[in-house]
RNA sequence: GCCACCGUGGCUCAAUGGUAGAGCAGCGCUCUUGUAAAGCGCAGGUUGAGGGUUCAAGUCCCUUCGGUGGCU
Numbered sequence: 001g002c003c004a005c006c007g008u009g010g011c012u013c014a015a016u017g018g019u020a021g022a023g024c025a026g027c028g029c030u031c032u033u034g035u036a037a038a039g040c041g042c043a044g045g046u047u048g049a050g051g052g053u054u055c056a057a058g059u060c061c062c063u064u065c066g067g068u069g070g071c072u
Stems, first nucleotide, its partner, number of pairs: 001071007010024004018055001026042005048064005
């Protein structure tokens, strides 16, 4: 230099163009003599950034940043 893939709550990951969710972690409550476990609930996201298409974009298109792998 070229090609492919990835980027979404603190972490690991989902999500047919149509309400952005789960597990773990955090906080509260229940339970327990107490802790852990278990159960119930709450909070936490400008979906890496910018632009475009569309009634509607995490998803499609362009540019760009970062990471991983391959080729040279």
The RNA shown here (transfer RNA) has 72 nucleotides and comes from a Candidatus Woesearchaeota archaeon. The sequence is in RNAcentral, with records from ENA. Its Rfam family is "tRNA". The family's RNA type in Rfam is transfer RNA. The source organism's lineage runs through Archaea, Nanobdellati and Candidatus Woesearchaeota.